[in-house]
Order: sequence, then C1' cells, then structure tokens
RNA sequence: UGGGGUGGUCGGAUAGUCGCCCUGCACUGAUAUGUGCGGGGAGGAAAGUCCGGGCUUCACAGGGCAGGAUGCUUCCUAACAGGAAGACCCCUGCUUCGCAAGAAGCUGGGGAUGGAAAGUGCCACAGAAAAUAUACCGCUCCGCAGUGAUGAUGCGGGGUAAGGGUGAAAUGGCGGGGUAAGAGCCCACCGCUCUGGUGGUGACGCCAGAGGCUUGGCAAACCCCAUCCGAAGCAAAACCAGAUAAGUCCCGAUGAGGUUGCCCGCUGAGGGACAGGUAGGUCGCUUGAGUCUGGUGGUGACAUCAGACCUAGAUAAAUGGCUAUCUAUGAACAGAACCCGGCUUAUGGACCACCCCAUUUU
RNA sequence: GGGCGAUUAGCUCAGAUGGUUAGAGUACUUGCUUGACAUGCAAGGAGUCACUGGUUCAAUUCCAGUAUCGCCCACCA
Repeated sequence: UGGGGUGGUCGGAUAGUCGCCCUGCACUGAUAUGUGCGGGGAGGAAAGUCCGGGCUUCACAGGGCAGGAUGCUUCCUAACAGGAAGACCCCUGCUUCGCAAGAAGCUGGGGAUGGAAAGUGCCACAGAAAAUAUACCGCUCCGCAGUGAUGAUGCGGGGUAAGGGUGAAAUGGCGGGGUAAGAGCCCACCGCUCUGGUGGUGACGCCAGAGGCUUGGCAAACCCCAUCCGAAGCAAAACCAGAUAAGUCCCGAUGAGGUUGCCCGCUGAGGGACAGGUAGGUCGCUUGAGUCUGGUGGUGACAUCAGACCUAGAUAAAUGGCUAUCUAUGAACAGAACCCGGCUUAUGGACCACCCCAUUUU
Repeated sequence: GGGCGAUUAGCUCAGAUGGUUAGAGUACUUGCUUGACAUGCAAGGAGUCACUGGUUCAAUUCCAGUAUCGCCCACCA
C1' cells in the first nucleotide's frame, strides 16, 4: 500500500423556493377550518411480531387436570428465550511431554450444556452380531480319516473378540507379562466410576485412595426432574352526539351468558340468529424502567448521585418535491400508529480499534 | 394496528414413529382401439417436498430464521 475478518460509531450537509402535520401568541368576543409572526416534526432498524414487561378490561386472578415455555454457574434487570463475567466441552492451528495411547499450554471460532444408572421406544442398509452380545473369515486345542511317520487337507467337537471384514456406531485405550491361542486374566500408564480431603458463592478444579471396568448413541423421540406461566389486547377500555328499529324465531333460575381449553368453585338475567342503522367527536396519546453531560462504585452487564433538557402524535394518515454547491459524479435498507427493554432480519458508503494474508521500502 | 394459518409433480391433495425407490387423481407423452375424433385399454415421463441454517449416522418429517400467499377482528340496539 492492497485485500479479508471481528467489534463499534455515523446513517448526508448547506442555501433558495413551493408545500404538509401538530402547536404558542396576536388579529378576536372565540379550543375558528382564515391571516400574520414564531416553535417542533421518523429509525438504527420505525420491519418481522419472535420473546419479555408496563398499561387497560374481564364482579378476582382460587384449586385440579391438560397445555406451554425455560434448562451449566453466578450476577444484572421491572422482566425475559436478553445481557455480563466465568465453568466445562467441541473444532482449527501451533508448541511441549510421551514408544504409543494420550495429556498439558496458548491463538482463533463455536456450543438449546439438567437426566440415557426411573421407564418406554428407535438405531435403515451392510454386517456373524446393534445392546440380554455374538463365532462369518481367521487363530488355536482334541478326536477321526489321511501317511510308513510327520505335515498339508477334510470331517466332527471345544476354546478364543488379539487380527480381517461391515457399519455413523462393535462392549475402555496402549505397552508388557501370560497363554495351546487368547482375553483386565495379571501389571504399569492414560481414561472411566466411586469415596475422602481441599480451593471456589457456584458451575467446577486439584490431590489422594479404592474399584478391573459393570451400564453404546438418540431426550431439537415420548418422557422424568426443577422453575415459571389467568385470559384478552388501544379495532383493549371510558365518555358524548346522531341514525334505524322497538320487529320475527330459538335458548334460558331444572342456570342462559361470563369467568382459562376442560372440571370444580365464583357470578346471576339475559343471550344467540335474522332483519336494521352508524362509519362522527373526545379521551386513552405521549413526562418516560426518558435523553444528554459529569462524578462515584463494580472486571463487566449495570447501579447510584448531581446538573441540564422536553424531543412527532397523525386517523386515509403529516416530515416531501425541485434547483444549486459539497462530501463521494447520481446516498443503501427503509416510514412512527398505546408505550418501553431485547432478539432476529434488511442495509450502499464513510470513520475508528484489533487480528490475518500478500506486496514494497528501510 | 392486532390475532392466526398454509406452502409436497403443471393443477388439486395424501403421506409417516426420521431410514430402503415420496404416492393418488387430473393434466401431459407414446402405443392400441376408430374411416377420423372423443371415450376406453396399456405403458411412460414429470419433484431443489418454498428457501437458509442447526440437531442427528441419516431431515420432506424435529428445531430456529427468512420469503410468499391466505383468513379473522369496529360500534348501536
């Protein structure tokens, strides 16, 4: 210098002109739809609606069943499937130790990571055997045949999981001893399980001892365990005005309807279908787990204190169009709809930090 | 704005507890039948199981995300 990766920040600016929504003051007596002068006016995701909470309503939110969600630990938080810090495991690369099996350390990346020794189920094809292990080839022993004898070979009966072969997976690994051949059969080391000690809030780590090792995988299969979950959602809910009808049928205190999918419990007089009418206004509505700056505590997420600030509120739906200049020659993804905290997804470009690769110069 | 559902052959739909080659009807192609056509008979082809990632030895199926399409929801009495 170029390229790539990870994380973070920003997400066009200025001027002119024509417009849009909300709002303050004046004209003005006025919550005027008019005029004038001012003020404010989309996002990092406003999106998907995937989680969590606030708020509102349901004469309560109680019990049981069913269902759903979460699942290493501690902490943060209003809460969460979110975040922070760690533990353990896996992958890649490098280094060290070791004959090997394997172990340790470091860089980078990833992990829905409780239980498979509660039970049930599944493991296709291949293979002898797929979970109560098993004998296809092979190895080996014995007997018979075979030969003068031995051997090869054949038949029959045993032993054997070292070796071959199958598979995603084959009942601890490796070395030595041992044996007819073998085998945790025995031993050292590694792994595993259990017990004790010890460090840590904890997940877990370390050390020592014991057990020859019995119990393969799948729980994003059913399930078990632990914790949590009332339902519906601003088209919720409350109020005002206006219009139509005051009708027909069905069900209903032997309990309609509501309350959670069901049952119990609670409540207690209306409910449903058809036909008819309205498509207006107010409120909810934006001051809030708010934003910015600084201090303090904490590894951190975050908490707390002080000061400053007010920053969209529409209802067919506002924040745009044009011109010029510039960044970078023509700026990506994309538009609030009750509010907030997250996650996920979309996103041209610019900048910052770290890492990797290539090249050049010293 | 809010609440739900679906996606498998050109079209309409099945499918199973995850496993050997994913089926049916219709449409299409070829042959037979007919003078010719329709009907009928026989045979055949046609699939990124919407896409991407994960779990698993193995995914159309299980889990997550994305895309597309569709449905429902006001008030009065």

Two RNAs folded together computationally: RNase P RNA and transfer RNA, 439 nucleotides in total.
Its mean pLDDT, the model's own confidence on a scale to 100, is 77.
Rfam match: Bacterial RNase P class A.